[in-house]
């Protein structure tokens, strides 16, 4: 990088370098010199894999390790299709879906 496959409304920050931009991508909307993203150090958070306990048919638990996250629901809507409402080639709602993100597997 491509595939498979899971889950994505919960939850979690402080100090230092630096200095203007950032939230993936369009469009809204938010965050930012009272310091943005990004790096460093210490915290937390979770519980996807590995591992240990208990149980065994599913599992449940702890947090050593390998990840990942720690503004806002993936921030909110986004190709495409389905419902049903108004009401008539339009609104908006809801579901799948696409896209994305992270894990695990494969190539």
């Nucleotide at each position: 990088u491509u595939c498979u496959u899971a889950u994505c409304a919960a939850g979690a920050g402080a100090g230092g370098u630096g200095g203007a931009g950032g939230g993936a991508c369009u469009g809204a909307c938010c965050c930012g010199c009272u310091g943005a993203g990004a790096c460093c150090u210490c915290g937390g958070c979770a519980a996807c894999c590995a591992g240990c306990a208990u149980g065994u048919u599913u599992a449940u638990g702890c947090a050593u390790g390998g990840u990942g996250c720690u503004a806002a629901a993936u921030u909110c809507a986004g190709a495409g299709g389905a419902a049903g409402u108004a009401a008539a080639g339009u609104a908006a709602u809801u579901c799948c879906g696409a896209a994305g993100a992270u894990g695990a597997g494969a190539a």